[in-house]
């Protein structure tokens, strides 16, 4: 060079066109002489541009990080 594959919350993962989800964290509460478990609450997210669709995390392109694999 040339060919695949990831890319979603601070992490680590679901979601195969129709309101973007959980667990852990964080942050207040409640409980306790304090704390820690526990329990309720709250905050936050689709790598970047295009295009197709009435609608895009999805599907098509291009870019850009990481990773394989041929040479």
């Nucleotide at each position: 060079a040339g060919g695949g594959g990831u890319g979603u919350a601070g992490u680590u993962u679901a979601g195969u066109g129709g309101u973007a989800a959980a667990a852990c964290u964080a942050u207040g509460g409640u409980c306790u002489c304090c704390a820690a478990a526990a329990c309720c609450a709250u905050u936050g997210u689709c790598g970047a541009g295009g295009g197709u669709u009435c609608a895009a995390u999805u599907c098509c392109u291009u870019c850009c990080a990481c990773c394989c694999c041929u040479g």